[in-house]
RNA sequence: CGGGCCGUAGCGCAGCCUGGAUUAGCGCGCUACCUUGGGGUGGUAGAGGUCGGGAGUUCGAAUCUCCCCGGCCCGA
Numbered sequence: 001c002g003g004g005c006c007g008u009a010g011c012g013c014a015g016c017c018u019g020g021a022u023u024a025g026c027g028c029g030c031u032a033c034c035u036u037g038g039g040g041u042g043g044u045a046g047a048g049g050u051c052g053g054g055a056g057u058u059c060g061a062a063u064c065u066c067c068c069c070g071g072c073c074c075g076a
Base pairs, nucleotide, nucleotide: 001075002074003073004072005071006070007069010028011027012026013025020059030046031045032044033043034042052068053067054066055065056064
């Protein structure tokens, strides 16, 4: 320098290809309560996301396009 993949909650991921009801879901974790002598297990409820950043297209973007940032890999 060129190419590919990845970036979504504290952590690990799905959703993207094929744009659309509704509040972006799942597991673990976290908080409160119930259960216990206490803890664990189990149960109920809840909090937590500007979908890496910006711009564009569109009536509508996590999803399509472009640029940039970061990580990994391949080539020179």

The RNA shown here (transfer RNA) has 76 nucleotides and comes from Brakhagea slesvicensis. Rfam family: tRNA. The family's RNA type in Rfam is transfer RNA. The coordinates come from a structure-prediction model, not an experiment, and the mean pLDDT is 81. The organism belongs to Brakhagea, within Bacteria. The sequence is in RNAcentral, with records from ENA and Rfam. The same sequence occurs in records of 3 taxa.